[in-house]
Molecule: Fluoride riboswitch aptamer (crcB RNA motif)
Organism: Candidatus Aminicenantes bacterium
RNA sequence: UCAGAUAUAGGCGAUGGAGUUCGCCUUAAACCGCCAAUGUGCUGAUGACUCCUACUUUUAA
Numbered sequence: 001u002c003a004g005a006u007a008u009a010g011g012c013g014a015u016g017g018a019g020u021u022c023g024c025c026u027u028a029a030a031c032c033g034c035c036a037a038u039g040u041g042c043u044g045a046u047g048a049c050u051c052c053u054a055c056u057u058u059u060a061a
Stems, first nucleotide, its partner, number of pairs: 009026005016052006033042002035039001
């Protein structure tokens, strides 16, 4: 210096926060939505589940 293994730890999963869980990445990578109609374009706050906040729709006070 290169490669592999182990241990510990960290990060990421298209828009905020927390918990659980799954997957991926690890000294740079995992990751950074879709469209034929490119537009004052479209969907979604989750990887999945639950809760809170924001947004949208309907009803009642």